The RNA shown here (c-di-GMP-I-GGC riboswitch aptamer) has 78 nucleotides and comes from a Helicobacteraceae bacterium.
Lineage of the source: Bacteria > Pseudomonadati > Campylobacterota > Epsilonproteobacteria > Helicobacteraceae.
The sequence was found by an Rfam model in a public genome assembly.
RNA sequence: GGAGAAAAAGCCAAACUCGCCGCGAGGCGGGAACGGAAAGUCAUGGGUCUUUGUGCGAAGAUUGCCAGACUGCCUCUU
Numbered sequence: 001g002g003a004g005a006a007a008a009a010g011c012c013a014a015a016c017u018c019g020c021c022g023c024g025a026g027g028c029g030g031g032a033a034c035g036g037a038a039a040g041u042c043a044u045g046g047g048u049c050u051u052u053g054u055g056c057g058a059a060g061a062u063u064g065c066c067a068g069a070c071u072g073c074c075u076c077u078u
Base pairs, nucleotide, nucleotide: 001077002076003075004074011036012035016031017030018029019028020027021026034064040070041069042068044067045066046065047062048061049060050059051058052057
């Protein structure tokens, strides 16, 4: 420099569940693991969802839906 087939020292943690917060989508914390090579960060583009509105829209949620940007662990390889 290249790659993420296999693996996982360390890391994260779906469904479900308990508590709290929110009109809501959802969020935070405990338990729990379906999974993840960025399931780290950023709502930038698209998607989906919520509230409001006759509607155009407005305000939000989601990065564990996809793409993009930035940073980074491990393994393999040169």